[in-house]
RNA sequence: GGACCUUUAGUUCAGCUGGAAGAACGCUCGGCUCAUAACCGAGUAGUCCCAGGUUCGAGUCCUGGAAGAUCCA
Numbered sequence: 001g002g003a004c005c006u007u008u009a010g011u012u013c014a015g016c017u018g019g020a021a022g023a024a025c026g027c028u029c030g031g032c033u034c035a036u037a038a039c040c041g042a043g044u045a046g047u048c049c050c051a052g053g054u055u056c057g058a059g060u061c062c063u064g065g066a067a068g069a070u071c072c073a
Stems, first nucleotide, its partner, number of pairs: 001072003005068003010025004019056001026044006049065005
């Protein structure tokens, strides 16, 4: 320098054909127990990497940029 992939909650990741964002783990509180763990219940959280564009409507489509991974040279 070229090709391709990834970026969404504190972490790991879903999110279909554009209709407006979820799970698990974690954390907090409560229950259970002599007590802790486990288990059960409730709660908790996102400017969807950034900027623009298209659209009635964008996590999703288009353009540019940033960071990271793989391969080629």

Notes:
The prediction has a mean pLDDT of 82. A computed fold for a 73-nucleotide RNA from a Lachnospiraceae bacterium, annotated as transfer RNA. Its Rfam family is "tRNA". By type it is a transfer RNA.